[in-house]
């Protein structure tokens, strides 16, 4: 100086004007609205909804199917996990390091290109031995495997272990306003349906239960943001982590706020133009993207820009 490997972190800032939206104050009244001040206001992934939790309601979820779906090498680590961390084996790669399809081929089905006569109970190929007779015996040549407890579970299955459903459009509470009215078909203890995967069992079950066609209708409010909380420093641990201290108060919107314009400014990119060769100036570009209950994880997207530690090659001293 060049290719790379594995991590970390940032991911635009300021000012004026005009609006959004939570909280709060103090005013006017028209009493649930308005005017004014102070404050708070999106991410690293807020996404995909892919696992694992909380937290809620359903019949507390008995027994059988274990149907279905998951995992799978040993210890750790976590609230929890299919995360994540160590190390072990196997595979790759020069190498730093990547991957994991890492239980079970002596239960059983099945599958195996070219090649070979023959591919898994043989319609035995060439040669050579041998017998009463028989691939009965021995080399050969094909192949990853050939008369044999080979191979394959990124086949099916077995085996261990786990799994009751549905999600905040969950659930509670006040509130509007209508038509237990009409049609058809069904039930009415000889039992229609219903009870969150199915079967039995158990329960509920007649102003029922399906389908039709109508009739109303306003929504607020709690769930709901103090939480496995954030930053930050010490200590233990190879590491995920984990304890201690200190500080901090950090969106809560409902058709859905968190914007727009306008000015300067900043870093990088890339073109131009100027240069005293250091650099200066000017234009243009600057991503992915967006909270909806709440967390832990993986997965995808993302201009550019910072950084730590290693590898490999080459050059120099």
């Nucleotide at each position: 100086c060049a290719a790379g490997u594995a991590g970390a972190u940032u991911g635009c800032c300021u000012u004026a004007u005009c609006g959004c939206u939570g909280u709060u104050u103090c005013g006017a009244u028209u009493u649930a609205u308005c005017g004014a001040g102070a404050u708070g206001g999106a991410g690293g992934a807020a996404a995909g909804u892919c696992c694992g939790a909380a937290c809620a309601c359903c019949g507390u979820a008995g027994u059988g199917u274990a149907a279905u779906c998951a995992u799978a090498g040993u210890g750790g680590u976590u609230a929890a996990c299919g995360a994540c961390c160590a190390c072990c084996a196997g595979u790759c790669g020069u190498g730093a390091g990547g991957c994991u399809a890492g239980g079970a081929a002596a239960a059983g089905u099945g599958c195996a290109a070219c090649a070979g006569a023959a591919a898994g109970u043989a319609u035995g190929u060439a040669c050579a031995g041998g017998u009463a007779a028989u691939g009965c015996u021995g080399u050969a040549g094909u192949g990853a495997a050939a008369c044999c407890g080979g191979g394959u579970a990124a086949a099916c299955u077995c085996u261990a272990u786990g799994u009751g459903g549905u999600g905040c459009a969950a659930u509670g509470u006040c509130a509007u306003g209508u038509a237990a009215a009409c049609u058809a078909g069904u039930g009415u203890u000889u039992g229609a349906g219903c009870g969150u995967g199915c079967a039995c069992g158990c329960g509920c079950g007649a102003u029922g239960c399906u389908a039709g066609a109508g009739g109303g209708u306003a929504g607020a409010c709690a769930g709901c943001u103090a939480a496995a909380g954030u930053u930050u420093a010490u200590u233990a641990g190879u590491a995920a982590u984990a304890a201690u201290a200190a500080a901090c108060g950090c969106a809560g919107a409902u058709a859905a706020a968190u914007g727009a314009u306008a000015a300067g400014g900043g870093g990088c990119a890339u073109u131009u133009u100027u240069u005293u060769a250091g650099a200066a100036a000017a234009a243009u570009g600057u991503a992915c993207a967006g909270a909806a209950u709440u967390c832990g994880g993986c997965u995808u997207a993302u201009a550019a820009a910072u950084u730590u530690a290693c590898u490999u090659g080459a050059u120099u001293a």